[in-house]
Molecule: FMN riboswitch aptamer (RFN element)
Organism: Aliiruegeria lutimaris
RNA sequence: CGUCGUUCUCAGGGCGGGGUGGAACUCCCCACCGGCGGUAAGCGCUUCCCCCGCAAGCCCGCGAGCGCCUCCCCUUCGGGAGGGUCAGCAGAUCCGGUGCAACUCCGGAGCCGACGGUUAAAGUCCGGAUGAAAGAGAACGGAC
Numbered sequence: 001c002g003u004c005g006u007u008c009u010c011a012g013g014g015c016g017g018g019g020u021g022g023a024a025c026u027c028c029c030c031a032c033c034g035g036c037g038g039u040a041a042g043c044g045c046u047u048c049c050c051c052c053g054c055a056a057g058c059c060c061g062c063g064a065g066c067g068c069c070u071c072c073c074c075u076u077c078g079g080g081a082g083g084g085u086c087a088g089c090a091g092a093u094c095c096g097g098u099g100c101a102a103c104u105c106c107g108g109a110g111c112c113g114a115c116g117g118u119u120a121a122a123g124u125c126c127g128g129a130u131g132a133a134a135g136a137g138a139a140c141g142g143a144c
Base pairs, nucleotide, nucleotide: 002144003143004142005140006139007138008137009136010135016030017029018028019027031124032123033113034112035062036061037060038059042054043053044052057111058110065089066088067086068083069082070081071080072079073078093109094108095107096106097105115127116126117125
């Protein structure tokens, strides 16, 4: 230094204006937001390069959620706990430019967003959630 282990910490943003209406942060018009790992021809650093750091919502994957399975409670409706080596759902990008090469750069135009709730249909409000978690970091001393 690397790998493994233990413990701890951290780990999500967004409805502002107008319209209609009895009622809408839920509809319509204009807005606003973008988790984690990977990839990178951009940016930073460097005299230059390498290294290194940063860089994608819609390229590859992951996470939560729904569902499914098991168990428990309940007359029923339904509720609770557990299970990710659990079938399935699990969003969304094109055009032009440059170039050896672009899904990533530059320009333009688009598109997407769990479940339950609600005087009215929700990415942005409320709730499960003081939860869980992709993962990030630190400490430790044990092993290799």